[in-house]
Molecule: RNase P RNA; transfer RNA
Organism: Candidatus Krumholzibacteriia bacterium
RNA sequence: GAAGUCGGGGAGAUGGUCGCGGCCCCUGCGGGUCGAGGAAAGUCCGAGCUCCACAGGGCAAGGCGCUGGGUAACACCCAGUGGGAGUGAUCCUAAGGAAAGUGCCACAUAAAACAUACCGCCGGGGUGAUAUCUCCGGUAAGGGUGAAAAGGUGAGGUAAGAGCUCACCGCGCUCCUGGUGACAGGAGUGGCAGGGUAAACCCCGCCUGGAGCAAGACCAAAUAGGGAAGGAUGAGGCUGCCCGCCUCGCAUGUGACUUCCGGGUAGGUUGCUCGAGGUUGCUGGCAACAGCAAUCCCAGAUACAUGACCAUCGCCGCUGCGGCGGUAACAGAACUCGGCUUACGACCGGCUUCCCCC
RNA sequence: GCGCCCGUAGCUCAGCUGGAUAGAGCACUGGCCUCCGGAGCCAGGGGUCGCAGGUUCGAAUCCUGCCGGGCGUACCA
Repeated sequence: GAAGUCGGGGAGAUGGUCGCGGCCCCUGCGGGUCGAGGAAAGUCCGAGCUCCACAGGGCAAGGCGCUGGGUAACACCCAGUGGGAGUGAUCCUAAGGAAAGUGCCACAUAAAACAUACCGCCGGGGUGAUAUCUCCGGUAAGGGUGAAAAGGUGAGGUAAGAGCUCACCGCGCUCCUGGUGACAGGAGUGGCAGGGUAAACCCCGCCUGGAGCAAGACCAAAUAGGGAAGGAUGAGGCUGCCCGCCUCGCAUGUGACUUCCGGGUAGGUUGCUCGAGGUUGCUGGCAACAGCAAUCCCAGAUACAUGACCAUCGCCGCUGCGGCGGUAACAGAACUCGGCUUACGACCGGCUUCCCCC
Repeated sequence: GCGCCCGUAGCUCAGCUGGAUAGAGCACUGGCCUCCGGAGCCAGGGGUCGCAGGUUCGAAUCCUGCCGGGCGUACCA
C1' cells in the first nucleotide's frame, strides 16, 4: 500500500419548563414512577399459548437431506469432512440415491443410450491391378457435430486398431490403520463396471393433526330470531379422502345445517406482558452453548402515547479566533419468544494475509 | 394482525409438464384506397418477461430472497 475477517456503536448527555400514554398514592389541587428497536420491518422458518376427541388409525399432501454437537424446537447456530474459487488470509457449497423404475436431452450429429461407422484407416471379392469405382467385413486411434460421444497420458502390439497388454493417474471391490463419524492414508485386487438431469417424476431415511390472540373466556347493547335456494346412506365439530369418536337433526317438515340477499351492534373486561427474561461474575466446553451465584423489573396503547422548547456540555463544519451554523442513517412496538432475510449515516477497534521498502 | 393471490409491449391477455427469433387483439407509424376523414387491405416499429441470485448445456417457465399491487377475514340473529 492492497485485501480478508470478527466486532463495537445505533448521534447525543445533564438540568429546567410545558405536553402525551400506563401504573401507584391523594377528598382535591396535585405528586411519584416507567415509557421503542437492532432491526420493533418482511411475515420466511421454528416454538410457546389457546380452542377443536387433550388429537385417534390409514392413504394422500408438504417439508428436510454430508458428519458430529448445541437447542424447547428449527430450514437456525457451532465445530469438522468432501467439492469449488483465490498466490494467500479467507470465501462459497439445497452436498442422500442416476448399478430400483419412468421421463426428458431442442438445434446440430452417423449415433443422445440394449450404443453407433458420416469422413477417414485397414483387409478381402468384382479384377490382371500399390489407381478409381463398387460390394462385404474389421476398426472408436484421427477428423467432424454438440453442453455432453462409453476412462486419461505414454509405450508395446496389430492388416489397421482397440485395456488387447504394460507403467503411472483416475475408478470399483476387499483388507489394514487413524477418526465417535463424514472421511483420510496405505496395501492388495479387477482391465473398467459403462453419459447428463432428482431446485423432473420418483426411491430411501427423518419430521409434520388443524386453526390461529380477529385464538379463546366473560359482560353489556341491539333486532325483521326476516326472505330465497339446497337439504335426509343429512349436517357440524376446520385440512383433501376413507374410517373412527362427539354433538345436532330427520321418516314429508314450526326441519339441524349450508349458500346468497336483507337487518342489527361494532362497546367494555380478560387473554396482556415475569419471560426457554436481562446484566455481572465464576466454572465446564475449541465453539455454539450449558450450569451455578448475585442482582434487576425494563412499554402495554386501541385512533394508536413515547414529543416540543430553553440553557450548559459534547460532536461535526466554517472562521476574520470574537464567534457562527448544524446535530443528521434505516426505521418505528400491538399475544410472546428463538432464528433467518432485508434496510442502515458519520465514526472506532482487534486479528490475519499478500506485495513493496528499511 | 392472520390467511391468500397477482406482476409478460402503451392497455387487455396467451405462453409458465424448460429448447433459444416471446406471441395475439386493441392502440401507434408508414403505404394503398378516398375530394378529405373513418372503415377496410398491406407492411412495420415497440419487450430489463417486476428486481437480484442459484439449478441446468439452456430459465418468461424450476428454486430462493427482495420490490410493488390487490383480495378476504369481527360479532349477533